[in-house]
Context: one part of a larger RNA
RNA sequence: UCCGGCGAGUUGUGUCGGCUGGCAAGGUUAAGCACUUAAAGUGCGGAGCCGAAGGGAAACCAAGUCUUAACAGGACGCCAGUCAGCCGAUGCAGACCCGAAACCAGGUGAUCUAUCCAUGCCCAGGUUGAAGCCGCCGUAAGAGGCGGUGGAGGACCGAACCCACGUCCGUUGAAAAGGGCGGGGAUGAGGUGUGGAUAGGGGAGAAAUUCCAAUCGAACCUGGAGAUAGCUGGUUCUCCUCGAAAUAGCUUUAGGGCUAGCCUCGUAACAAUCUGCCGGAGGUAGAGCACUGAAUUUCCUAGGGGGCGUCAAAGCCUGCCGAAGAAUAUCAAACUCCGAAUGCCGGACAGAUGAUUUACGGGAGUCAGACUGCACGAGAUAAGUCGGGUAGUCAAAAGGGAAAGAGCCCAGACCGCCGGCUAAGGCCCCAAAGUAUACGUUAAGUGGAAAAGGAUGUGGGAUCUCAAAGACAGCUAGGAUGUUGGCUCAGAAGCAGCCACCCAUUCAAAGAGUGCGUAACAGCUCACUAGCCGAGAGGUCCUGCGCCGAAAAUGUCCGGGGCUAAAACGUAUCGCCGAAGCUGCGGAAUGACGAAUGUCAUUGGUAGAGGAGCAUUGUUAAGUGGAUGAAGCAGUUUUGUAAAGAACUGUGGACGCUUAAGAAGAGAGAAUGCCGGA
Numbered sequence: 001u002c003c004g005g006c007g008a009g010u011u012g013u014g015u016c017g018g019c020u021g022g023c024a025a026g027g028u029u030a031a032g033c034a035c036u037u038a039a040a041g042u043g044c045g046g047a048g049c050c051g052a053a054g055g056g057a058a059a060c061c062a063a064g065u066c067u068u069a070a071c072a073g074g075a076c077g078c079c080a081g082u083c084a085g086c087c088g089a090u091g092c093a094g095a096c097c098c099g100a101a102a103c104c105a106g107g108u109g110a111u112c113u114a115u116c117c118a119u120g121c122c123c124a125g126g127u128u129g130a131a132g133c134c135g136c137c138g139u140a141a142g143a144g145g146c147g148g149u150g151g152a153g154g155a156c157c158g159a160a161c162c163c164a165c166g167u168c169c170g171u172u173g174a175a176a177a178g179g180g181c182g183g184g185g186a187u188g189a190g191g192u193g194u195g196g197a198u199a200g201g202g203g204a205g206a207a208a209u210u211c212c213a214a215u216c217g218a219a220c221c222u223g224g225a226g227a228u229a230g231c232u233g234g235u236u237c238u239c240c241u242c243g244a245a246a247u248a249g250c251u252u253u254a255g256g257g258c259u260a261g262c263c264u265c266g267u268a269a270c271a272a273u274c275u276g277c278c279g280g281a282g283g284u285a286g287a288g289c290a291c292u293g294a295a296u297u298u299c300c301u302a303g304g305g306g307g308c309g310u311c312a313a314a315g316c317c318u319g320c321c322g323a324a325g326a327a328u329a330u331c332a333a334a335c336u337c338c339g340a341a342u343g344c345c346g347g348a349c350a351g352a353u354g355a356u357u358u359a360c361g362g363g364a365g366u367c368a369g370a371c372u373g374c375a376c377g378a379g380a381u382a383a384g385u386c387g388g389g390u391a392g393u394c395a396a397a398a399g400g401g402a403a404a405g406a407g408c409c410c411a412g413a414c415c416g417c418c419g420g421c422u423a424a425g426g427c428c429c430c431a432a433a434g435u436a437u438a439c440g441u442u443a444a445g446u447g448g449a450a451a452a453g454g455a456u457g458u459g460g461g462a463u464c465u466c467a468a469a470g471a472c473a474g475c476u477a478g479g480a481u482g483u484u485g486g487c488u489c490a491g492a493a494g495c496a497g498c499c500a501c502c503c504a505u506u507c508a509a510a511g512a513g514u515g516c517g518u519a520a521c522a523g524c525u526c527a528c529u530a531g532c533c534g535a536g537a538g539g540u541c542c543u544g545c546g547c548c549g550a551a552a553a554u555g556u557c558c559g560g561g562g563c564u565a566a567a568a569c570g571u572a573u574c575g576c577c578g579a580a581g582c583u584g585c586g587g588a589a590u591g592a593c594g595a596a597u598g599u600c601a602u603u604g605g606u607a608g609a610g611g612a613g614c615a616u617u618g619u620u621a622a623g624u625g626g627a628u629g630a631a632g633c634a635g636u637u638u639u640g641u642a643a644a645g646a647a648c649u650g651u652g653g654a655c656g657c658u659u660a661a662g663a664a665g666a667g668a669g670a671a672u673g674c675c676g677g678a
Stems, first nucleotide, its partner, number of pairs: 001678006011093013026050003032044004054061002064076004096234002099231001103224006114198009123188001125157003128153001132149006161185003165182005200216001202212003209218001237613006247260005261366002263363007271356001272353005277347004286338001287336002292332003297327003303321002305318004369394006376387003399410003414587004419583003425577003428561003434574001436573006447563001453548002457545010474532005480505003485499003511526001515524002588603006614667001616664002619661007632651008
């Protein structure tokens, strides 16, 4: 991991409701006793219980009573119950099943290990050489020195023995702590045998929460015990009808509950919603500055700062600040002189829908929601972020599209069909359908990712200026004189710099000079003019599509191939494809209507409510099969909408089946389920 078997809402009792039945102003027995074939059942048993009258605190009154001054008003009453069976829910019990860590009681453990007691045993070999003692030297005597002797030590080296510091291996091991190579202690606070002592609210501890039998922040065994578990997991056949919630309030409450909301079933009532019309409340969007505040510039002017005034004062001045006021242009969720659209409330009437509404009663589930659009708050006008509002989808919704995708777009799957039409989206190939039509745009593979900003890309539009009295571009020629303007300067001559530059002259035209250039001149050139040429030229603004800006890690921003008068983009047109949508044909079920063959509508679905069935094992009754072969097992064929059923053949060798009731140890794929097997 797989296979087989076992495996979870039960039982008793109380209460509430529903259904069925008995009797009914009544209903009913409990214990017990008797009979009886075990269970069951029958009879007796009326104690007791519920009901038949309530109201009031009570006295008390009574179909009424209480309140009250009240004969008013109001509150509670006056309209059948009871017993049993079944179903649903619930209280008490283990109460659907499995699951703690723990708590308590009584016991069992010191053969492991900790400490202690008693009594034994063990420590190869080697080294060092304390005290003391002896001798000599030495001293006044000592002290002291030297040489011997001696054999001390939690002394030294190192086996046994004990320990466990390093590293390698081992890690489903050879081993639930070991092996290899090294290491430490090894006469001591040493090691070890045997016997004994200390016990869990405890013992022991050279002290680590360390040890107390591979278990220790409180051992183990049995019991209380099915502890408790607002937590996790699991909870077994089928079909049909309806079908949620993830919200509010309260909660030592926040992943739990209770009530309400939303679902379902029953009974009753006859409403309900939408549109039109009419009448309302309101202060949002917008707007505004009249209030409250914010805030811009200018004016004016209290006040302040500074200066003058010999101190002080009066006074004067001011390029500084500036309340209030005036003008001007603004801003606001907690501003409003104003003020919508929607939404909300109500209404006699009309139209639409057609039970969608409400009340009461039985049963729930839900209280973690998610994303998307819109208007907001928090955040950074960040988040697949957080929080509410509103609508949709998912949740609980399959199908088609978006390459692939819970929440996007289209659309809501009763079943069958090798029928048809469409939606979103598509129609060159992968791949169903246009290599469709018409007119434009794009050259960037833009399309098929991106900003500020940048650019004689290119299409369209508007407008201005110049132009056959000849423009723009090009070519030819001129571009002069006073004068080298004045100043400055070494020089300054159109062209370093300053001043003037609307000085003048000759002219078709030519600046006291546009740029290059020279040390300064020179030289080249421009403005400007003429000629040649011969038709448009130049600017500004708006707009369509493109370009640059553009660097990242597996493989390239169309799903791919590939696409350029497109297979891209824009506008328009006609076809077609395309879904479980709609429709055709056949069938099933549910509901409504109907006298009816029938007609119409409906049939996605989690939690959940309601309904109808299938199968299994006993029991009761009737019937029936079986050695001419029961059950079981295997295979084949076959019936039913499903759970399921039947027939035949083989095997098997003795018990089954049908119908009607009634009762459950009554359905397995999951629980790190339990047992067995592979």
The part of an RNA shown here (large-subunit ribosomal RNA, domain II) has 678 nucleotides and comes from a Clostridia bacterium. It matches the Rfam family "Bacterial large subunit ribosomal RNA". The organism belongs to Clostridia, within Bacteria.